[in-house]
RNA sequence: UGCGUAUCGAGAGAGGCGCGAGGGCACCGGCCCGAUGACCGCCCGGCAACCCGGUGGACGCCGCCAGGGUGCCAAAGCCGGUCCUGCUUCGGCAGGGACGAUACGGC
Numbered sequence: 001u002g003c004g005u006a007u008c009g010a011g012a013g014a015g016g017c018g019c020g021a022g023g024g025c026a027c028c029g030g031c032c033c034g035a036u037g038a039c040c041g042c043c044c045g046g047c048a049a050c051c052c053g054g055u056g057g058a059c060g061c062c063g064c065c066a067g068g069g070u071g072c073c074a075a076a077g078c079c080g081g082u083c084c085u086g087c088u089u090c091g092g093c094a095g096g097g098a099c100g101a102u103a104c105g106g107c
Base pairs, nucleotide, nucleotide: 001106003105004104005103006102007101008100013044015043016042017041018040022033023032024031026082027081028080029079030078045073046072047071050069051068052067053065054064055063056062057061077099083096084095085094086093087092
């Protein structure tokens, strides 16, 4: 980054320091977090297993390890709508998009 693929209901902090008012990455409606200090940054700790690395097998694949590179550590990507399809007892329900996030690639 107007690109591709994969994943997104699991998991992991009552830690320390700094900052000081908003935050849950568009808008609207909910709901929630936050001066008992949220969000964010750094340190420490942890989760996970996408890539590298190591390793096993029946080797286009599936495991195991967790040293290195990312990522992540409230709530389903917090929920719904701003789109489509199907069903409907008309209250909604289910599925799929779009958008977003992360990883690995491409340009």